[in-house]
Context: one part of a larger RNA
Molecule: small-subunit ribosomal RNA, central domain
Organism: uncultured prokaryote
RNA sequence: CUGGGCUUAAAGCGCGCGUAGGCGGUUAGAUAAGUUGGGUGUGAAAUCCCUGGGCUCAACCUAGGAACUGCAUUCGAUACUGCCUGGCUAGAGUAUGGUAGGGGAGAGUGGAAUUCCCGGUGUAGCGGUGAAAUGCGUAGAUAUCGGGAGGAACAUCAGUGGCGAAGGCGACUACCUGGACCAAUACUGACGCUGAGGUGCGCAAGCGUGGGGAGCAAACAGGAUUAGAUGCCCUGGUAGUCCACGCCGUAAACGAUGUCAACUAGCCGUUGGGGGUAUUAAAACCUUUAGUGGCGCAGCUAACGCGAUAAGUUGACCGCCUGGGGAGUACGGCCGCAAGGUUAAAACUC
Numbered sequence: 001c002u003g004g005g006c007u008u009a010a011a012g013c014g015c016g017c018g019u020a021g022g023c024g025g026u027u028a029g030a031u032a033a034g035u036u037g038g039g040u041g042u043g044a045a046a047u048c049c050c051u052g053g054g055c056u057c058a059a060c061c062u063a064g065g066a067a068c069u070g071c072a073u074u075c076g077a078u079a080c081u082g083c084c085u086g087g088c089u090a091g092a093g094u095a096u097g098g099u100a101g102g103g104g105a106g107a108g109u110g111g112a113a114u115u116c117c118c119g120g121u122g123u124a125g126c127g128g129u130g131a132a133a134u135g136c137g138u139a140g141a142u143a144u145c146g147g148g149a150g151g152a153a154c155a156u157c158a159g160u161g162g163c164g165a166a167g168g169c170g171a172c173u174a175c176c177u178g179g180a181c182c183a184a185u186a187c188u189g190a191c192g193c194u195g196a197g198g199u200g201c202g203c204a205a206g207c208g209u210g211g212g213g214a215g216c217a218a219a220c221a222g223g224a225u226u227a228g229a230u231g232c233c234c235u236g237g238u239a240g241u242c243c244a245c246g247c248c249g250u251a252a253a254c255g256a257u258g259u260c261a262a263c264u265a266g267c268c269g270u271u272g273g274g275g276g277u278a279u280u281a282a283a284a285c286c287u288u289u290a291g292u293g294g295c296g297c298a299g300c301u302a303a304c305g306c307g308a309u310a311a312g313u314u315g316a317c318c319g320c321c322u323g324g325g326g327a328g329u330a331c332g333g334c335c336g337c338a339a340g341g342u343u344a345a346a347a348c349u350c
Stems, first nucleotide, its partner, number of pairs: 003322004008303001012318001014201004021194003025088005031082001033081002035077008049065006091191001092188004096183004103177002107173003110154001115149007125136002162169002206247006215241002220236004258317006266295012299306002323350003332343004
């Protein structure tokens, strides 16, 4: 190099955008670079192969042929690919009219609840547990009523329901803003797919500066339990959790399933559109389209299972795997304030 693979056995980058590259719809013409046929030159000899010959045979030696799968040049072929020119509309996109939505950003507003503070009523307990104790309370707690402060989160609605590329997104209002879907036409005319590097986004925790701090709560303290208890349980409680700006760049970042496209029985739900049937309307039914679920034929699979949202049948491009441990470690590079991240071995051993 030629392989076989990647849901669960090793293996899909956390997710986009996109450079180079790879690949690319339909039609006509032109060209002849790739492709393909012939000729010519060259491809030293020896070796290898074939047919003979010589050593008594063989090894060995030797003659002729073939071969030297290559390169150059020339004359042709033109289906496919490339390049060039001109068309097309089925891919892709634009316009018009609608629809649904926790998609995103900043701003404002609201009610329930917890805690704290002030005042009233009121008296001896409250709290907590398996049982207790630490703790709180006659300096008046818990309970209850009224008033106030402040922070965080938004019950019901809520749904294998919606939106988003992923991470993720849920009170209400207006404003700014991205995407998707549907219907009927018109327009552009392959403008496309993938994507090494690159670049952006990226839960939680953590870090820097400045705010904020109700509840919860690593660390920590005390009480229990226990042989012990650096735990599980209880009473407290600081970082943190919240906001602004800047870092970090990792997760069982999961559908453990890369993106795009085409094709391949059916049945039952559900969400957003369109059309139709009958109807006053709602509801219902039929159909179509885009999602999202449950079964299931063929097929696939080691099995479990997957099954038009494929793990089926194919194509394009990228990423990744190659026995277990050592090890996602060491060293070096790059990135980071740090924590660390990323790239990534070997000895040795089974």